[in-house]
Molecule: Bacterial large signal recognition particle RNA
Organism: Metabacillus malikii
Parts: sequence; C1' cells; structure tokens
RNA sequence: CCGUGCUAGAUGGGAAGCUGGCGGUGUCCUGUACUCGCAAUCCGCCUUAGCGAGGUUGAAUUCCCUUUCUGCGGGAUGUUGUAAAUGUAAGGUUCGCCUUAAGUUAUGCGGUGUUGACAAUUUGGGUCCGCGCAACAGUACUCUAUGAAAUUGGUCAGGCCUGGAAGGGAGCAGCCAUAAAUAGAGAUUCUGUGUGCCGCAGGGUAGCCCUAAUCGAGCUAGCAGCUUAAGCAGCACUUAUAUUUCCAUCACAAUGAAAGGGUGCACGG
Repeated sequence: CCGUGCUAGAUGGGAAGCUGGCGGUGUCCUGUACUCGCAAUCCGCCUUAGCGAGGUUGAAUUCCCUUUCUGCGGGAUGUUGUAAAUGUAAGGUUCGCCUUAAGUUAUGCGGUGUUGACAAUUUGGGUCCGCGCAACAGUACUCUAUGAAAUUGGUCAGGCCUGGAAGGGAGCAGCCAUAAAUAGAGAUUCUGUGUGCCGCAGGGUAGCCCUAAUCGAGCUAGCAGCUUAAGCAGCACUUAUAUUUCCAUCACAAUGAAAGGGUGCACGG
C1' cells in the first nucleotide's frame, strides 16, 4: 500500500415548553434520515445524561473536532420604534364636527325705504277714568203652536150600575182647554262685556299706538356669517391598556456549501 473480517461510532436535526439538569413521548419548524416496547395526573437517565431488544452501515467524500459562508424557523427585547391596524376604557378646560341660547352702532342674502326710512321735537286723537245710547249674550214677560197611556179640568157617544118608570150615578174613547216641558215670534224688564267713540262733559305724570308737520337716507337680527356661553361620548381627537402585523436588536438555529485536522483491531499478501 492492497485484500478480507471485526469493533468504536453512525443510523436525522432544531425551537419552544417541561426538568435540579439531560433526553424521550407530545406541539411546532426543517427535511427524508431502520424496526419493536415504555411514556404528560408522564417514561428513562445523571455532566459518561433516554432505557431495553433487534436490523443496516462501518474506519473514511460517509465517524469525530474546529473554523468560515448561507439562513428556513421559532423565541426574547424595544420611554411601542416621533410604525400601522383593531378592540376596550376614560376624557367636554377637546378652541373639532353636532345641538341650544344670547349678541352683532348690518359682513353676505332677504325684506322695506325719496309714493320719504331711523331717531327726535311738536300737533291732534285713541288706549285709562264718568254718564247716556246702541249691539251681543243670558234671565224674566207676552203671544202662537205642540202637549199628560196611567196620577189635570170641562163635556162625556157607546157600554156599565141603579130605578117599576121618569130619571139618576160613576165614567172609557172622542172633542175642547190647560200643567210641566219644547219650538217659534215679539219687543218690554233685569244682568253682563277687550261689543261700538256712537253722543256729551272733563281728566291725563309717564308709557304704547295712530294721524299731521319738520328733518333727509337708511332701517331691519328673518336666514347665513362672526363672537360669547352652555352642553354633547354618535364620529373625529387625546390618554391608558390589550392583541395582531411590520421594523430594529439580541441569542439560538435546521438545511446547504467550503477549508483544515483527528481517529482503531485482527489476519493475509
């Protein structure tokens, strides 16, 4: 150095979780990488850290160690990163939308104004108070009409009672007149009044309204605007909190790739 046969080793790995710690079953990621039994109120071990049994491979590109590149993936962290979204809670001193109220020597619109505005002064009146009259409403009065089946009156056919008879009696219906009541008409009494200045006589401090005169161009808060005040948790806004996503950092990390190093035994040639 070669050949043959053995053995050590290998026969997936990782994250979180659990654990004094290490693995496993289970969950998840990767990826293809034996079988059976045990195992989450767990199973087995002890820094030599699954146990037990069997199979395959086997000392090298394949086992072990170190270093580098790559980086699926989950985890942790971040006055939450002058990131985003969603939910919950709270806030009306939140200068926001929204609602209400008050105002504006009139900003816009509208209304009105030289057929004379606003304000002011003056004149004459009304509103207020007295008396009278009228109107209206109501009450009483008069007239007309209707009007009591039974409980008003008068007259009472028929019928009924009585009488020897003549007669008499009570009395239904009908008719007439009425009571209570109803309706209409009349035009007298009484009462009343934001009825009418209609009549007469006055008063009248001030206010209001109307008319007339003077004056000569605006006046008006109806709508919007603007200002102020109060409210309002529906939307927006602010604050706090929770969840998710993104970003950043940290450590771990499968897979893949590269480099270097290390490592048996026996027999034969």